[in-house]
RNA sequence: GCCGAAUUAGCUGAAUUGGUACAGCGUCUGAUUUGUAAUCAGAAGAUUGUUAGUUCAAGUCUAACAUUCGGCA
Numbered sequence: 001g002c003c004g005a006a007u008u009a010g011c012u013g014a015a016u017u018g019g020u021a022c023a024g025c026g027u028c029u030g031a032u033u034u035g036u037a038a039u040c041a042g043a044a045g046a047u048u049g050u051u052a053g054u055u056c057a058a059g060u061c062u063a064a065c066a067u068u069c070g071g072c073a
Base pairs, nucleotide, nucleotide: 001072002071003070004069005068006067007066010025011024012023013022019056027043028042029041030040031039049065050064051063052062053061
């Protein structure tokens, strides 16, 4: 230099053919307990890496850029 893959909640992942972004762990509150843990109930937490484009509608399609990993020279 060229090619490919990945980027989504604090962490790890899901999201079908483009159609209301979910789950586990963790955090917080309450119940239970003499108390803690465990268990049960509930809640909060995301502009889906960045900027544009297409579309009635984009995590998903297109382009550029950034970061990480791999391959070729």
The RNA shown here (transfer RNA) has 73 nucleotides and comes from Striomonas longa. Its Rfam family is "tRNA". Gene Ontology term of the family: triplet codon-amino acid adaptor activity. From the family's description: Transfer RNA (tRNA) molecules are approximately 80 nucleotides in length. It is recorded under the gene name trnT. The RNAcentral record of the sequence draws on ENA. Model confidence (mean pLDDT): 81 of 100. The organism belongs to Striomonas, within Eukaryota.